Transfer RNA from an uncultured Verrucomicrobiales bacterium, 72 nucleotides, folded computationally.

RNA sequence: GCCCCAGUAGUUCAACGGAUAGAACGAGGCUCUCCUAAAGCUUAGAUGCAGGUUCGAUUCCUGCCUGGGGUA
Numbered sequence: 001g002c003c004c005c006a007g008u009a010g011u012u013c014a015a016c017g018g019a020u021a022g023a024a025c026g027a028g029g030c031u032c033u034c035c036u037a038a039a040g041c042u043u044a045g046a047u048g049c050a051g052g053u054u055c056g057a058u059u060c061c062u063g064c065c066u067g068g069g070g071u072a
Stems, first nucleotide, its partner, number of pairs: 001071007010025004018055001027043005048064005
């Protein structure tokens, strides 16, 4: 250089092109407790960037960026 895969909460992962983008762990608050832990309730938090297609894009297409793998 070329080819393939991946990029979504702090982390690990979901999401037929259509519902307010969800779950677990983690974080904050509250309850419980003599205190802590555990448990219960609750809150905040994300689609790599720029275009395109579409009534509608996390999803499809193009380019770029980042990471991983392959290839001479």

Annotation
It matches the Rfam family "tRNA". The family's RNA type in Rfam is transfer RNA. Its mean pLDDT, the model's own confidence on a scale to 100, is 81. It was read from a public genome assembly.